[in-house]
Molecule: transfer RNA
Organism: Nocardioides marinisabuli
RNA sequence: GGGGCGGUAGUUCAACGGUAGAACGGUGGCUUUGCAAGCCUCUAAUCGGGGUUCGAUUCCCCGUCGCUCCA
Numbered sequence: 001g002g003g004g005c006g007g008u009a010g011u012u013c014a015a016c017g018g019u020a021g022a023a024c025g026g027u028g029g030c031u032u033u034g035c036a037a038g039c040c041u042c043u044a045a046u047c048g049g050g051g052u053u054c055g056a057u058u059c060c061c062c063g064u065c066g067c068u069c070c071a
Stems, first nucleotide, its partner, number of pairs: 001070007010024004018054001025043002028040003047063005
C1' cells in the first nucleotide's frame, strides 16, 4: 500500500428497512437474626460524516479504530 471481517447499554452478544432486545453488572424494594441465593422494579447503547428511502443498526460512499490475509 491492497483485500476480507468487525465497531450496538459498564461487559458479552442479538435485531426480514417499520417503537433497538437478552444475559451478566448497577440502583431501590421484598424475603432473612444476618449474609448468600431467589423474586419484583428501575438504570443504560447503535464509531463519525454524507447519500438512497415515507422511514436506515440494517442498503450505498468517504473517514476512523480493531482483528486478519497478501505485498